Context: one part of a larger RNA
RNA sequence: CGGUCGUGAAGGAACUAGGCAACAUAACCCCGUAAGUUCGCGAUAAGGGGGCCCUCGUCGCAAGACAGGGCGCAGAGAAAAGGAUCUGGGAACUGUUUAUCAAAAACACAGCUCUGUGCAAAGGCGUAAGCCGAAGUAUACAGAGUGACGCUUGCCCGAUGCCGGAAUGUCAAGGAAGUGGCUAAGCGAAAGCGAAGGUCGCGACCGAAGCACCGGCGAAUGGCGGCCGUAACUAUGACGGUCCUAAGGUAGCGAAGUUCCUUGUCGGGUAAGUUCCGACGCGCAUGAAUAGCGUAAUCACUGGAUCACUGUCUCCACGACCGACUCG
Numbered sequence: 001c002g003g004u005c006g007u008g009a010a011g012g013a014a015c016u017a018g019g020c021a022a023c024a025u026a027a028c029c030c031c032g033u034a035a036g037u038u039c040g041c042g043a044u045a046a047g048g049g050g051g052c053c054c055u056c057g058u059c060g061c062a063a064g065a066c067a068g069g070g071c072g073c074a075g076a077g078a079a080a081a082g083g084a085u086c087u088g089g090g091a092a093c094u095g096u097u098u099a100u101c102a103a104a105a106a107c108a109c110a111g112c113u114c115u116g117u118g119c120a121a122a123g124g125c126g127u128a129a130g131c132c133g134a135a136g137u138a139u140a141c142a143g144a145g146u147g148a149c150g151c152u153u154g155c156c157c158g159a160u161g162c163c164g165g166a167a168u169g170u171c172a173a174g175g176a177a178g179u180g181g182c183u184a185a186g187c188g189a190a191a192g193c194g195a196a197g198g199u200c201g202c203g204a205c206c207g208a209a210g211c212a213c214c215g216g217c218g219a220a221u222g223g224c225g226g227c228c229g230u231a232a233c234u235a236u237g238a239c240g241g242u243c244c245u246a247a248g249g250u251a252g253c254g255a256a257g258u259u260c261c262u263u264g265u266c267g268g269g270u271a272a273g274u275u276c277c278g279a280c281g282c283g284c285a286u287g288a289a290u291a292g293c294g295u296a297a298u299c300a301c302u303g304g305a306u307c308a309c310u311g312u313c314u315c316c317a318c319g320a321c322c323g324a325c326u327c328g
Stems, first nucleotide, its partner, number of pairs: 001323008010314002014312001019309001028050004036041001038148001052070004057066003071075001083307007090299002095107002111146007123132003149294004154224003159221002161217005168212003174206002178202006186193002225243005252286001253283001264280005
């Protein structure tokens, strides 16, 4: 000097990103226990008290309780054994996860919704045979999203997607009237023409789905405006005008886990508060199953505050053991 422990005056979080770590609390019995609530909880809430030994005391069947007395610094005499409260955020919950830096607000979940699937099902594995789905049958199975519960879930179908429609346009293979070249029996004095067949092209026309087209569909992918003016103080703008759009954000919530400006402004808490809580709302850039807003209970989640407690600190000291170090 380091490690693992122990003790500590006065103070008691002043430490620090943060009470990290440590301290404190602790089992059992009795009393007592709030808001809130989904009436189950919350709850060991909180907060108090008790404990050893003796008794021929009282009660009791007993266990024991009570009463009286006694001893110690200390009676659950050692060890093991919740610190508590208030208030936000998130996720309903128990669960799951990055074996080896992340346990969470991430995943899952019951519940909700949409879509597909009528059974030789859809979907999946496999070249196939075959198998799963399922020895199931729409109260089933598969896919997708959301994620208990409560109250709700607005407007837009122009784009993308899906579904429906079939008149028209477009349109492949294939078919095909016709037509051209080559070949050549024949004709011709020659130039040349040239049947049938074969072959190589062209080809009107017929021709499915798809696309175009016409509709529908948002708990499908998604989207949900600007400028100018206006009230008898001022300010504001219920109101008006205008441009654009498929439609211009409804209910809610809101400086938010979202707010750049920003330590916004006001209120609360503190002696003092960039955090926190309650409000406000010109929301840089909230918003409704990429769900919105609430919500009891739960949590090795996360923010703020208080009590208790403490070597975290003011400010370090001493002790024990193990190392380091010296000698051997």
The part of an RNA shown here (large-subunit ribosomal RNA, domain IV) has 328 nucleotides and comes from a Planctomycetota bacterium. The prediction has a mean pLDDT of 89. Its Rfam family is "Bacterial large subunit ribosomal RNA". Gene Ontology terms of the family: structural constituent of ribosome and ribosome. It was read from a public genome assembly.